[in-house]
């Protein structure tokens, strides 16, 4: 890098620090000096890896450890299809793509 799988639940406070941040593009919102980002501690959520058990390639349940994650659906949407309202273009819903973000294994 590609593959596969999830991705509307879920989780803080306290120091350092000072102006941004919410993946890129665009257009919107929204969060932020009542402190963004980033860093350290300690919590804490979850269940990919892991550990136990089974009717066993699935499923229960466990949370020491690896990861991860702790505003808002992956914050919405842009692409593509189907419906429905509506007669006029549009709006709205549902799925599908693109991309992302996370874990394992494999190539």
């Nucleotide at each position: 890098u590609g593959u596969u799988a999830u991705c509307a639940u879920g989780a803080a406070a306290g120091g350092c620090a000072g102006a941004g941040g919410g993946a890129a593009u665009a257009g919107a919102c929204c969060c932020a000096u009542u402190g963004a980002a980033g860093c350290c501690u300690u919590a804490g959520c979850a269940a990919c890896c892991c550990u136990u058990u089974a009717u066993c390639u699935u499923a229960a349940a466990g949370a020491a450890g690896g990861u991860g994650c702790u505003a808002a659906a992956u914050u919405c949407u842009a692409c593509c299809a189907a419906a429905a309202a509506u007669u006029a273009u549009u709006u709205u819903u549902u799925g599908g793509a693109c991309a992302g973000a996370u874990a394992a294994a494999c190539a």

Model confidence (mean pLDDT): 82 of 100. Predicted 3D model of a 107-nucleotide RNA (SAM riboswitch aptamer (S box leader)) from Psychroserpens damuponensis. It was read from a public genome assembly, where an Rfam model found it. Its Rfam family is "SAM riboswitch aptamer (S box leader)". About the family: The SAM riboswitch is found upstream of a number of genes which code for proteins involved in methionine or cysteine biosynthesis in Gram-positive bacteria.